[in-house]
RNA sequence: CGCGGGGUGGAGAAGCAGUAUCUCGUGGGGCCCAUAACCCCAAGACGCAGGUGCAAUUCCUGCCCCCGCAA
Numbered sequence: 001c002g003c004g005g006g007g008u009g010g011a012g013a014a015g016c017a018g019u020a021u022c023u024c025g026u027g028g029g030g031c032c033c034a035u036a037a038c039c040c041c042a043a044g045a046c047g048c049a050g051g052u053g054c055a056a057u058u059c060c061u062g063c064c065c066c067c068g069c070a071a
Base pairs, nucleotide, nucleotide: 002069003068004067005066006065007064010024011023012022013021018054026042027041028040029039030038047063048062049061050060051059
């Protein structure tokens, strides 16, 4: 250099054009003599730049980063 897979809240994943969802975690409240458990609420994310399109996390192009294959 070539090929493939991936990048989404603090962590792990889903989503694949129109709503960003789930589990754990975090903060607050409830319950309790108290803690855990349980219940309710909240904050927190689409790698970067361009293109197509009424609309892009999703499709296309380039770049960056991670993992693997081959050499």